[in-house]
């Protein structure tokens, strides 16, 4: 340098172009228990970025950005 492949919450990941972006560890609260990291309720937290297409983009296009793989 050229291909190709992925990029959602801290972490693992789901979502025919139309859902209130859903869940599962983990965090926090509360309840519970003789305590308790074990149960139970419940409560915050994500679409790398910037453009386009389209009513309407996590989902299609590019462009950069990261990461990982092929050639050279």
């Nucleotide at each position: 340098g050229u291909c190709c492949c992925c990029g959602u919450a801290g972490u693992u990941u789901a979502a025919c172009g139309g859902a209130u972006a859903g869940a599962a560890c983990a965090u926090u609260g509360c309840c519970c228990u003789g305590c308790g990291g074990a149960g139970g309720c419940a409560a915050g937290g994500a679409u790398g970025u910037g453009a386009g297409u389209u009513c309407a983009a996590u989902u299609c296009u590019c462009a950069c950005c990261g990461g990982g793989g092929a050639c050279a």

This is a predicted structure of a 72-nucleotide RNA (transfer RNA) from a Patescibacteria group bacterium. Its mean pLDDT, the model's own confidence on a scale to 100, is 81. It matches the Rfam family "tRNA". Rfam links the family to the GO term triplet codon-amino acid adaptor activity.